Small-subunit ribosomal RNA, central domain from an uncultured archaeon, 354 nucleotides, folded computationally. Model confidence (mean pLDDT): 91 of 100. RNAcentral holds the full RNA, with entries from ENA and SILVA. It matches the Rfam family "Archaeal small subunit ribosomal RNA". Its family is annotated with structural constituent of ribosome and ribosome in the Gene Ontology. A reference for the family is Cannone et al. (2002), "The comparative RNA web (CRW) site: an online database of comparative sequence and structure information for ribosomal, intron, and other RNAs", BMC Bioinformatics.
[in-house]
Context: one part of a larger RNA
RNA sequence: UUGGGCCUAAAGCGUCCGUAGCCGGGCCCGUAAGUCCCUGGCGAAAUCCCGCGGCUCAACCGUGGGGCUUGCUGAGGAUACUGCGGGUCUUGGGACCGGGAGAGGCGGGGGGUACCCCUGGGGUAGGGGUGAAAUCCUAUAAUCCCAGGGGGACCGCCAGUGGCGAAGGCGCCCCGCUGGAACGGGUCCGACGGUGAGGGACGAAGGCCAGGGGAGCAAACCGGAUUAGAUACCCGGGUAGUCCUGGCUGUAAAGGAUGCGGGCUAGGUGUCGGGUGAGCUUCGAGCUCGCCCGGUGCCGUAGGGAAGCCGUUAAGCCCGCCGCCUGGGGAGUACGGCCGCAAGGCUGAAACUU
Numbered sequence: 001u002u003g004g005g006c007c008u009a010a011a012g013c014g015u016c017c018g019u020a021g022c023c024g025g026g027c028c029c030g031u032a033a034g035u036c037c038c039u040g041g042c043g044a045a046a047u048c049c050c051g052c053g054g055c056u057c058a059a060c061c062g063u064g065g066g067g068c069u070u071g072c073u074g075a076g077g078a079u080a081c082u083g084c085g086g087g088u089c090u091u092g093g094g095a096c097c098g099g100g101a102g103a104g105g106c107g108g109g110g111g112g113u114a115c116c117c118c119u120g121g122g123g124u125a126g127g128g129g130u131g132a133a134a135u136c137c138u139a140u141a142a143u144c145c146c147a148g149g150g151g152g153a154c155c156g157c158c159a160g161u162g163g164c165g166a167a168g169g170c171g172c173c174c175c176g177c178u179g180g181a182a183c184g185g186g187u188c189c190g191a192c193g194g195u196g197a198g199g200g201a202c203g204a205a206g207g208c209c210a211g212g213g214g215a216g217c218a219a220a221c222c223g224g225a226u227u228a229g230a231u232a233c234c235c236g237g238g239u240a241g242u243c244c245u246g247g248c249u250g251u252a253a254a255g256g257a258u259g260c261g262g263g264c265u266a267g268g269u270g271u272c273g274g275g276u277g278a279g280c281u282u283c284g285a286g287c288u289c290g291c292c293c294g295g296u297g298c299c300g301u302a303g304g305g306a307a308g309c310c311g312u313u314a315a316g317c318c319c320g321c322c323g324c325c326u327g328g329g330g331a332g333u334a335c336g337g338c339c340g341c342a343a344g345g346c347u348g349a350a351a352c353u354u
Stems, first nucleotide, its partner, number of pairs: 003326004007308002012322001014202004021195003025089007033082002035078003039074004048066007092192001093189003096185003104178007111155002115151008126137002163170002206249007216242002221237004259321006267299014303310002327354003336347004
């Protein structure tokens, strides 16, 4: 609960694909289902309204007319809009071609610094750590320097206010396979589109199962300090885990706390990609300036907003579709169902209380 809303007050599903449904570009012809007009039948009576009448009036009752019965149905007509059928078009959408951009994904190969360990050499009494210390390491030679070997993880500078991806996310180099987007051309298809209940797929970290791996880091844990205490912050250790392969979990402040698509509505400035024009050129995919398209930032007009602020990347003005909210607590709990190996996830109340 015919309402108003969803950046921050309650409220946008983590993201995408997509079924049904809902919605859908320009022109022409047909049809006439929706729609509109006229008309016939039905839509009981009572009730309601008006007139008249009957009880002395009224209530009440009778009678005539009207109205009501959201409407159903038959016939005729109209054709703007919607639907349906047919034809046609290219602006939406898709395909194709061209040269470029990019940490987009997967696989393989190669490399680098640091770290740890081992071996050998040099070298001697401390090292480490802190606010100060101690635990700790060291004479079986540490710390430190050099050389060699091994191991796992990571990828400094470049790096950006940058790029790519639907989101999660993606950063050493090379190769292979592969997805998407922008720009330019306007060759082809010809509305093939938008959204999307259910559904499906993907989905950080952590956790789980099996097998491997384990340098550094490090929940738990053990010590040392600190302290009134210190189940912490600091220090010394340290196991899961972090890494790999296969499978599961499906969550998050999964945030732009802003669903997706389309149209319309001042500008200024930076930056990335593409196109184009001009100038410069040590001519190189080089430098500079302008314009156009697309992305990404900042400022800002109108307008919006409770304000913060948003403002052509809208939170402005409109359209389509989906999701969601409806005081706080109880509670994302209980119960049930579905999913999961489990942890738990999804769905999701009430009493009571305020």